[in-house]
A computed fold for a 561-nucleotide part of an RNA from an uncultured prokaryote, annotated as small-subunit ribosomal RNA, 5' domain. The coordinates come from a structure-prediction model, not an experiment, and the mean pLDDT is 82. The full RNA is in RNAcentral, with records from ENA.
Context: one part of a larger RNA
RNA sequence: GAACGAACGCUGGCGGCGUGGAUUAGGCAUGCAAGUCGAACGGGAUCCUUUAGAUUCAAUUCUUCGGAAGAGAAUUUUUUGGUGAGAGUGGCGAACGGGUGAGUAACGCGUGGGCAACUUACCUCGAAGUUGGGGAUAGCCUUCCGAAAGGAGGGGUAAUACCGAAUGUGAUCGUGUCACGCUUGUGACACUGUUUAAAGGUGGGGCUCCGUUCGGACCUGCCACUUCAGGAUGCGCCCGCGUCCCAUCAGCUUGUUGGUGAGGUAAUGGCUCACCAAGGCUUAGACGGGUAGCUGGUCUGAGAGGAUGGUCAGCCACACUGGGACUGAGACACUGCCCAGACUCCUACGGGAGGCUGCAGUCGAGAAUCAUUCGCAAUGCACGAAAGUGCGACGAUGCGACGCCGCGUGCAGGAUGAAGGCCUUCGGGUUGUAAACUGCUGUCAUGAGGGAAAAAUAGCUCGGGUAUUAAUACUACCUGAGUCUGAUGGUACCUCAAAAGGAAGCCACGGCUAACUCUGUGCCAGCAGCCGCGGUAAUACAGAGGUGGCAAGCGUUGUUC
Numbered sequence: 001g002a003a004c005g006a007a008c009g010c011u012g013g014c015g016g017c018g019u020g021g022a023u024u025a026g027g028c029a030u031g032c033a034a035g036u037c038g039a040a041c042g043g044g045a046u047c048c049u050u051u052a053g054a055u056u057c058a059a060u061u062c063u064u065c066g067g068a069a070g071a072g073a074a075u076u077u078u079u080u081g082g083u084g085a086g087a088g089u090g091g092c093g094a095a096c097g098g099g100u101g102a103g104u105a106a107c108g109c110g111u112g113g114g115c116a117a118c119u120u121a122c123c124u125c126g127a128a129g130u131u132g133g134g135g136a137u138a139g140c141c142u143u144c145c146g147a148a149a150g151g152a153g154g155g156g157u158a159a160u161a162c163c164g165a166a167u168g169u170g171a172u173c174g175u176g177u178c179a180c181g182c183u184u185g186u187g188a189c190a191c192u193g194u195u196u197a198a199a200g201g202u203g204g205g206g207c208u209c210c211g212u213u214c215g216g217a218c219c220u221g222c223c224a225c226u227u228c229a230g231g232a233u234g235c236g237c238c239c240g241c242g243u244c245c246c247a248u249c250a251g252c253u254u255g256u257u258g259g260u261g262a263g264g265u266a267a268u269g270g271c272u273c274a275c276c277a278a279g280g281c282u283u284a285g286a287c288g289g290g291u292a293g294c295u296g297g298u299c300u301g302a303g304a305g306g307a308u309g310g311u312c313a314g315c316c317a318c319a320c321u322g323g324g325a326c327u328g329a330g331a332c333a334c335u336g337c338c339c340a341g342a343c344u345c346c347u348a349c350g351g352g353a354g355g356c357u358g359c360a361g362u363c364g365a366g367a368a369u370c371a372u373u374c375g376c377a378a379u380g381c382a383c384g385a386a387a388g389u390g391c392g393a394c395g396a397u398g399c400g401a402c403g404c405c406g407c408g409u410g411c412a413g414g415a416u417g418a419a420g421g422c423c424u425u426c427g428g429g430u431u432g433u434a435a436a437c438u439g440c441u442g443u444c445a446u447g448a449g450g451g452a453a454a455a456a457u458a459g460c461u462c463g464g465g466u467a468u469u470a471a472u473a474c475u476a477c478c479u480g481a482g483u484c485u486g487a488u489g490g491u492a493c494c495u496c497a498a499a500a501g502g503a504a505g506c507c508a509c510g511g512c513u514a515a516c517u518c519u520g521u522g523c524c525a526g527c528a529g530c531c532g533c534g535g536u537a538a539u540a541c542a543g544a545g546g547u548g549g550c551a552a553g554c555g556u557u558g559u560u561c
Stems, first nucleotide, its partner, number of pairs: 001561004006557005013407006019400002026363003030360003035092003040089002047082002052077006060069003099318003108243008119234001123231002126228004131165001133163002140155006170196002173193001174191007200223006208217004244290003251281003256278008293315004297308004320341005343354004371397001373396003379393001380391004410440004420431004444502001446497005459483009505550005510531003516545005526533002
């Protein structure tokens, strides 16, 4: 000099863009952070409509004055249609997104390769198929146990839930033949060989057939389902090289090193086991100890290098602590399950509930780090045919001079060089065109008005065309018109009004180092980055005037180069 996720002191006008728990991976009240699909399924509260009946009231009419009829209203039961809450079965998602850096010196990360040793839901392309049956179970009803959390028994029911059977394009395994290779092998062909699959939903329809208006068979579109083969994407595993300090850590190792066989895994492998052999690593630093997430990058520097890894992006690890598996394409799973432990809470004392290293927020510790805000309008993700729903991801707003950048705090004239202050050799000098005063301007802030601007496309409705099809239905795609949707926000921006009005401080002034005098103090009080200053004339302490530097900041401290 530069830099910072900074802190502290004094001061503080506005805006834009960034950025903000670095310490206790300490404990957490409260709310929210993962749902969605009725076009998989049974069912259906509520409300509206409608049919019929019952009870009560009743305008009005008739009346032999006893009563009768009765539009209509209320309550209740019942029938039809619509709406479709809450819960349940089922599917997909919940393994993403979000947080943190405790652990880890490791194939963890980076980089370059390998898998003839693997897997991949959704997506895409191609081939083939989707036949015919069965038994349950939740919800519901009912009985019961329990303070609760929750649980048990009985009855009946649906499915794209579950289970047999058929078929086998194929795939698997086996046998045979051939070709090729990077070692274990790979590929192709053949076989009356072996094992092995499925589920429906929703639209449209001219003819034909069947039965009751209408529905079904049948034809057809779309979405699902099953098998196989490719692709894409993601994961898994292996290897070369690189990756901090300590030798006041010199020897370490028994599943250890290798082999055979078996088990296990999607897959190789001491990954695990039985047996056999006695190996394996190491001063080119094994083993041990300390520290640490790694990288793209960031800071500094002319570079080489040194330091660093916050925000953003990639990878890894973790989710109260330790262990374990289940489900699934994928987890050994932050807001899933089980066990143990610590802690907190509820309890009828028998037993239960919980996990903010998600977003806000709270306590604690600390020099120190924000709102218990708004919205799904945009981007994106999940589900859905779609409309759409959900999303503390995200988009916004708020707080903090924490940083960077921009703007302002006026401009011009104005000498009696006013007053006051300070200095003085008492003549004057300086503050100083500075002020006053005169004229002008209107950035920002303030007030008023305009401003549905931009961020918006998608979707939906109507028309035209192409494809599909028996079809001018339906559906898909392209295209034209119309319509709808904004949290920010009456915000940005524009115009007008008034008025210099509301907006300057901080540090330094002995040398390094730009900037000097007076007063006070008297080795005291104090200053100080280094040299050093202060003991009666201190440009070095304290105050004042003046000056210099930077400026909404200025200094100090800490850290790095």